[in-house]
Context: one part of a larger RNA
Formats: sequence, structure tokens, C1' cells
RNA sequence: UUGGGCGUAAAGAGCUCGUAGGCGGCUUGGCAAGUCGGGUGUGAAACCUCCAGGCUCAACCUGGAGCCGCCAUCCGAUACUGUCAUGGCUAGAGUCCGGUAGGGGACCAUGGAAUUUCUGGUGUAGCGGUGAAAUGCGCAGAUAUCAGAAGGAACACCAGUGGCGAAGGCGGUGGUCUGGGCCGGUACUGACGCUGAGGAGCGAAAGCGUGGGGAGCGAACAGGAUUAGAUACCCUGGUAGUCCACGCUGUAAACGUUGGGCACUAGGUGUGGGGCCUUAUCGACGGGCUCCGUGCCGUAGCUAACGCAUUAAGUGCCCCGCCUGGGGAGUACGGCCGCAAGGCUAAAACUC
Repeated sequence: UUGGGCGUAAAGAGCUCGUAGGCGGCUUGGCAAGUCGGGUGUGAAACCUCCAGGCUCAACCUGGAGCCGCCAUCCGAUACUGUCAUGGCUAGAGUCCGGUAGGGGACCAUGGAAUUUCUGGUGUAGCGGUGAAAUGCGCAGAUAUCAGAAGGAACACCAGUGGCGAAGGCGGUGGUCUGGGCCGGUACUGACGCUGAGGAGCGAAAGCGUGGGGAGCGAACAGGAUUAGAUACCCUGGUAGUCCACGCUGUAAACGUUGGGCACUAGGUGUGGGGCCUUAUCGACGGGCUCCGUGCCGUAGCUAACGCAUUAAGUGCCCCGCCUGGGGAGUACGGCCGCAAGGCUAAAACUC
């Protein structure tokens, strides 16, 4: 390279939007670029294959025939692809109308419990902590208890194998602004679609910059223990940080370790959202059907096995990303990005 692969063996980009490109529904007609058929030209000789002949055979040599991608040009075919008719259609996609669930997002306001600190009251000798202790706090009155105040952070129960979001993620309550989904109707547009190299945006925690804030927790640090030692695990403290605003960073076991889209292929049983039918005098509940989501079990099939199995890892098609023995190494060098930390891209020698 041809291939073969990517849940766990190497391999799905953290996620989304989207440029180029690739791919693309039903139908009518034209063209004939791709495609298919035929003719002509070209396709040197040698080589190769077949036949015949010449060296006593063969190798070798000679002659004849065949073969010769591609290309050019002409004629023809029109199923498919393409293209044109800014043709037609409605099953894809979208709009509209009516409903509906939700911790989806941003900002503002606000509530109670608890921790801590402060003030005051009651009260007296301990408290705290551990395997046991000690450091620590306490007669300058602690711990405990009552009342009041301050301040910050997080929101018990509800809570769910449950919901929402593209992912990261999202949970007290109320308000304002706002995104998306689902169901039903089928009025409208008429293929407007799918994917997506580059690119852009979003992106936990930690970290960085400026300014605030600081209750609890708590890297670093200090002390007490443990131990042979103990730069740890345990304990007492405690700074950054954790919180807010704005800006940066751009990573993760960013995991379902499973890219996105469409179609098809047994069922059973939970649960969340909607619609229709049904049962009872009304009606919650219940039963049936159906669409969307989220789990479990399981057939065929797949799989190295484990397992997956209508939420596929089954059967197919389209597009992108990625892998190619282990170490060296996600490193060096270079480039780009960053305030820095570092990130992205990414080798080789050598070695097994």
C1' cells in the first nucleotide's frame, strides 16, 4: 500500500454549529457529460502466446498469426448517475395552529435549618480528641444551656433504576427575560435534506489575572501522635483555594471507555410525558391501542469471549474522525496558542 478494524485487545475527536467537499425522495420530458455497444485511426521492432521452418535435438535463430491499457474521432443505446425545464408531486425536512411536562439557561429578590463568631444571662471544672494519647481550648469562667446579633456557604424531607440539557452539567422559594423537546391537527412551503476536512462557539475540577468576599471545609505549612524511620495514614490548628464579578486557561476514567443520520429485523416487563378508545349513574383509579423518552429480561443474529440484542455491539446505505507490535513518548525539535502553568500538532536514534 491493498486490506482489516475502532464497547473491554491499538483505535470514536469532550460537545455542538457550520464552510468546502462527499452523498441524497417520488415523477415527466429534453440533452447525452459519466456509462454501454460498434466502426476507423493509432498502438515500431524486440519481448510474450500459438503455428510452421533452420542448426543431428535443445537452448538459439527465422517466418507467420495473435495480443497491445490508454488515447483521438465517427455512428448508435438511454436503464442508472449527471445536467436542463428558476417542470410537476408530498411520504423526507421545515413552517403554522392547539395543547403539554421539565433541577434547560440568564438575572433579580427572598426563606428556614445548621455550623462559626460576637454580646448578654444561667452555671462550674473541665472540654475536646483517639485504638490509646498528646498538642489545643478552659477559673482572665470554657464545654453545656437560654436570649439576641453578625456573616458566609449549601439547600434536609419531597427524591425516584425519575426529569431536563448537545456535551460539560442542572435541585430551597418567588418573579422577569429566554432556548429546546414531546403530543395532537394537517392549513402552508415543496427536497429546502444527511454528514462535515478546515473554521467558529460551548466546555467539570484544578490553575492564572484584577477587584471583592471569607462561615464551614481545607492543598501548602506548623505542632501532637504512630513508627526502626513516617517529609504519610490519625489528631489539634491553618494559608492559598473553595464563593462573587469580569477576563484567561481548554484539559479529564470529558465514559455508555460504544461518532452522526436514515431504514429494516420476535417478544415480555417496569417507569416518565402526550393522544385516542373503553369500563362505572358523574368521576379518580383500572383495561386496550398508539407516539416520544428512560431501565431490566430475552429470540434470531452478531461476538475471541464477556456480552450486545427495536436505546444493537444484528442487517444495510451515506458522511466524518481514528488505529497499524511493546518501550523510547504523547516525549524532543519546529510551528501555533497561553500572562504563566501548560495546551495542540508530533518524530527519530536506540532497544525488546